The RNA shown here (c-di-AMP riboswitch aptamer (ydaO/yuaA leader)) has 135 nucleotides and comes from a Clostridia bacterium. It was read from a public genome assembly, where an Rfam model found it. It matches the Rfam family "c-di-AMP riboswitch aptamer (ydaO/yuaA leader)". From the family's description: This family represents a conserved RNA structure found upstream of the ydaO and yuaA genes in Bacillus subtilis and related genes in other bacteria. Its family is annotated with regulation of gene expression and cyclic-di-AMP binding in the Gene Ontology. The coordinates come from a structure-prediction model, not an experiment, and the mean pLDDT is 80.
RNA sequence: CACAAGCAUUUGCUGAAUCUCGGAUGUUCCGAGUACGGAGGAACCAGUUUUGGGGUUAAUCCACAUGUUAAUGUGGUAGGGCGCCUUCAGUCCGAACCCGUCAGCUAACUUCGGAAGCAAAAUAAGGAAGGAGUG
Numbered sequence: 001c002a003c004a005a006g007c008a009u010u011u012g013c014u015g016a017a018u019c020u021c022g023g024a025u026g027u028u029c030c031g032a033g034u035a036c037g038g039a040g041g042a043a044c045c046a047g048u049u050u051u052g053g054g055g056u057u058a059a060u061c062c063a064c065a066u067g068u069u070a071a072u073g074u075g076g077u078a079g080g081g082c083g084c085c086u087u088c089a090g091u092c093c094g095a096a097c098c099c100g101u102c103a104g105c106u107a108a109c110u111u112c113g114g115a116a117g118c119a120a121a122a123u124a125a126g127g128a129a130g131g132a133g134u135g
Stems, first nucleotide, its partner, number of pairs: 010120005019033005036113005045104001052102001053099004061076006079093004084131002086128003
């Protein structure tokens, strides 16, 4: 000097998942609320349950190959994300978990969550008509 790792702060990103108060003295704690979000649940209408069915989520579906026929791999795909918004371009994701034979919609009503994870120094936070905000 450079790179990497760790900690803290700042800023930002995915997501419903932020904030407040009171305890405790925990140090990824406990409790009560809260922005925000989900489920169940009439009439009317709709629908057809072993080929089980269903829910949260962007995360569904298809083809080929292998195969212990469980599953795995490859390539696509509905759909979704990317630094004020829109758009173009580029790029990334396209998982996981849960209910337990049972749930369509659904007023009143009932009930639950309110996490976790990640990134970086002038940028593909790149270009652009327009717009918004601040000074």